[in-house]
RNA sequence: UCUCUGGAGACAUCUGGAUCAAGACCAGGGGCCGAAGGGGCAACGUAUGUGCGAUGCACAUAGGAAUCUCUCAGGCAACAGGACAGAGA
Numbered sequence: 001u002c003u004c005u006g007g008a009g010a011c012a013u014c015u016g017g018a019u020c021a022a023g024a025c026c027a028g029g030g031g032c033c034g035a036a037g038g039g040g041c042a043a044c045g046u047a048u049g050u051g052c053g054a055u056g057c058a059c060a061u062a063g064g065a066a067u068c069u070c071u072c073a074g075g076c077a078a079c080a081g082g083a084c085a086g087a088g089a
Base pairs, nucleotide, nucleotide: 001089002088003087004086005085006084011030013029014028015027016026017025031076032075033074037072038070039069040068044063046062047061048060049059050058051057052056
């Protein structure tokens, strides 16, 4: 990386259009979720610099994780997707 299996959360929301009709589509409104992706940060026995004049301390910059956090994207019946896990190649 590929295949199979498992895999949560949150309005089958309201209004209008369209439609034979509709959970699908278009436009608008309010409410929510976090586990595609993306953004943010800790410790640091890491690095550099500055200060003090210490056998170290402080400050600044850089690097720096997540299932944390943000909710941009995505999602809120089913289908699909799905971090992650197991098995196989």
Molecule: Glycine riboswitch aptamer
Organism: uncultured Eubacterium sp.